Context: one part of a larger RNA
RNA sequence: UGAACGCUGGCGGAAUGCUUAACACAUGCAAGUCGGGCGGUAACACUUCGGGUGACGAGCGGCGGACGGGUGCGUAACGCGUGAGAAUCUGCCUUUUAGUGGGGGACAACCCGAGGAAACUCGGGCUAAUACCGCAUAUGUCCUACGGGAUAAAGCAGGGGACCUUCGGGCCUUGCGCUAAAAGAUGAGCUCGCGUGAGAUUAGCUUGUUGGUAGGGUAAAAGCCUACCAAGGCAACGAUCUCUAGCUGGUCUGAGAGGAUGAUCAGCCACACUGGAACUGAGACACGGCCCAGACUCCUACGGGAGGCAGCAGUGGGGAAUAUUGGACAAUGGGGGCAACCCUGAUCCAGCAAUUCCGCGUGUGUGAAGAAGGCCUUCGGGUUGUAAAGCACUUUCAGUAGCCAAGAUGGGAUUUCAUAGUAAUAUUGUGAAGUCUUGACAUUAACUACAGAAGAAGCACCGGCUAACUCCGUGCCAGCAGCCGCGGUAAUACGGAGGGUGCAAGCGUUAAUC
Repeated sequence: UGAACGCUGGCGGAAUGCUUAACACAUGCAAGUCGGGCGGUAACACUUCGGGUGACGAGCGGCGGACGGGUGCGUAACGCGUGAGAAUCUGCCUUUUAGUGGGGGACAACCCGAGGAAACUCGGGCUAAUACCGCAUAUGUCCUACGGGAUAAAGCAGGGGACCUUCGGGCCUUGCGCUAAAAGAUGAGCUCGCGUGAGAUUAGCUUGUUGGUAGGGUAAAAGCCUACCAAGGCAACGAUCUCUAGCUGGUCUGAGAGGAUGAUCAGCCACACUGGAACUGAGACACGGCCCAGACUCCUACGGGAGGCAGCAGUGGGGAAUAUUGGACAAUGGGGGCAACCCUGAUCCAGCAAUUCCGCGUGUGUGAAGAAGGCCUUCGGGUUGUAAAGCACUUUCAGUAGCCAAGAUGGGAUUUCAUAGUAAUAUUGUGAAGUCUUGACAUUAACUACAGAAGAAGCACCGGCUAACUCCGUGCCAGCAGCCGCGGUAAUACGGAGGGUGCAAGCGUUAAUC
């Protein structure tokens, strides 16, 4: 150190966890949402039996599926880092200005029919819209030969005093939208200077190549593309070729200079079974979109179809080696929605693993007859050793039970008040106050009580380096070993025992790096 292996293993906190096969994947989930855009009503509930109401499957339509999440294959490159630049675009958001008039024709759903094993497909008919297409208008914007020309839009919901009404509403107003434009913010595309591996046992490389003109093309500069013209361009300050590799902030180490490295976290890039191509869109040449080709897997009635975990779990395989097919949207954030709310394997949590770091505990005091036992012995004794027993205490942690924060100063519902707008004391927006409500974690943290020393120590080493010594066994055997080296009959070096030393819930070994 993202480690692994051996022996051992009490608790907690904080982190981390396929470094190998970008190998193949069963199963579930990971991107939906809006009925306040639309025609509607399959299921559910209520019902005055009327899609009437709450709602809402499928469908048309809008926004989002370009974020978030994963991986490091490729890439030695304007890819990354840093500093500059000009020829650009930018949905949602903010500010400002001007508008939102009047028409039309379709296509799904649905109904009827047909084909197919299936996936699904075809024909006819009806219909709505914030879907689609003309017309009008043009503050402006774009083009211009300065005469002029081109170019928009959509409604929906709540409330209401007069007036009108075909009793649907018109009309007024508030909110959310829609169109055009200016600016901002954010995001993105492009260009350049410098920096960013190894090899010369790679020395020449290049023909859209280098430059120009014209045309095309892009949001935008440009051989970006095409035609023609010129013959240039790069290179020993290492071109070209080959090998290796995502880059950085950082991380490890070191007194520093440096060296090594790029797990987790953060920024950028690239990729999404392999290769290629575009469509839609503000944004993709798109991980859970489309098309073609290929390999592989699956279904088949053999005609034809379906699929893509380098998302979260999980399986097989590979490997010395790396976790649960868990809970919740309570918080933070994201998408949709006026909102309520829905979705969210992002995220927050929990589970597993001594994988790492940190903290705590495994008792405390007293206790000499220096007990017994073990080991050694010069047989006197020494040592284990205050160690144990005994006596007196304590109860951290674990256990049992109780009590109970913070994470919610937020969100939601409702009532009242103030204020803005308004014809209005409606609705609505903003602010304040009151009441009710919302926690996955969670048997939470913390605190309190209870019982009892009770449940909790190992590993390596002891010849020198290097802290720590004796006996027995073995006899160049068995064995040890990082280096020097030990072992051939008195081995402090092998094996065991007693004793000791060092670390300690770890200790050793191996591998790698400074």